[in-house]
RNA sequence: UGCGGGGUGGAGCAGCCUGGAAGCUCGUUAGGCCCAUAACCUAAAGGUCAGAGGUUCAAAUCCUCUCCCCGCUA
Numbered sequence: 001u002g003c004g005g006g007g008u009g010g011a012g013c014a015g016c017c018u019g020g021a022a023g024c025u026c027g028u029u030a031g032g033c034c035c036a037u038a039a040c041c042u043a044a045a046g047g048u049c050a051g052a053g054g055u056u057c058a059a060a061u062c063c064u065c066u067c068c069c070c071g072c073u074a
Stems, first nucleotide, its partner, number of pairs: 002072006010026004020057001028044005050066005
């Protein structure tokens, strides 16, 4: 310098291609079970979907620009 991949609750990820209700596992909290703890069961909280703009009735998803991380290249 160019190219590619990625950014989504506290952690790791799916959903994106093909626009139409924000999901999974773990964790956290509360309750249940137990003599008790773990495990197990139930429930809840927690998200400006990296930022800005555009298209659209409607954007995590499509388009443009910017930022950050990783890899390759010079």

A computed fold for a 74-nucleotide RNA from a Candidatus Omnitrophota bacterium, annotated as transfer RNA. Rfam family: tRNA. Rfam's curators write: Transfer RNA (tRNA) molecules are approximately 80 nucleotides in length. Its family is annotated with triplet codon-amino acid adaptor activity in the Gene Ontology.